[in-house]
This is a predicted structure of a 157-nucleotide RNA (c-di-AMP riboswitch aptamer (ydaO/yuaA leader)) from Streptomyces inhibens.

RNA sequence: GAACAGUCAUCGCCGAGUCCCCGUACGGCGCGAGCCAGGGGAGCCGGGGACCCACAUGUCCCCUGGGGUGAAUCGGACUCCUCUUCGGAGGAGCCCGUAGGAGACCUUCCUGCUCCGAACCCGUCAGCUAACCCGGUAGGCGAGAAGGAAGGAAAGG
Numbered sequence: 001g002a003a004c005a006g007u008c009a010u011c012g013c014c015g016a017g018u019c020c021c022c023g024u025a026c027g028g029c030g031c032g033a034g035c036c037a038g039g040g041g042a043g044c045c046g047g048g049g050a051c052c053c054a055c056a057u058g059u060c061c062c063c064u065g066g067g068g069u070g071a072a073u074c075g076g077a078c079u080c081c082u083c084u085u086c087g088g089a090g091g092a093g094c095c096c097g098u099a100g101g102a103g104a105c106c107u108u109c110c111u112g113c114u115c116c117g118a119a120c121c122c123g124u125c126a127g128c129u130a131a132c133c134c135g136g137u138a139g140g141c142g143a144g145a146a147g148g149a150a151g152g153a154a155a156g157g
C1' cells in the first nucleotide's frame, strides 16, 4: 500500500418508519456518563367506517372465496415430486421476459444505463366515505450513469 472481516464516528441511499420528553428515584446492562426494554407526545404512513356518488341488475345452471400492506404483478421454457379418468391437474426449484419501482438539492418531461421486481397479514368480511375508531413508525444498505429542457430552492457576489 492492497484485499477481506469487524467496531466507532461522519456523510449518504431505499423505506411512512423520524423528532422530543419520561424512563435517569422503580425492570435489564454499564465503574460511570449513559444505553436498552417500556410509557407519553408531535410529525408521518396505513386500515376500518355514512349520506351522496359509483358498481351491479333478461332468466337458469356450473366453476372459482374475497380483501389488505408493499414497487414487487403477469406470462413462458426447463427439472423434480405427487395425483390422474392418461387429456391433464397441483406443488417445489431454477431461468427468461414483464406490469411496476429505485438510483446523491426538489418537481415535471425526453433520451440512456444499472439494480430490484421480495415477503407478510386478515380470516369468509371489506367500493368510495364526514364524524368516529384501530394499527404501524421496522428493516436493509455504501452501488454510483448520467445527458438534455423547464420551473424552483440554496449558496455566493
Stems, first nucleotide, its partner, number of pairs: 011142004018042005027036003043137006053127001065125001066122004074097003078093006100116004105152007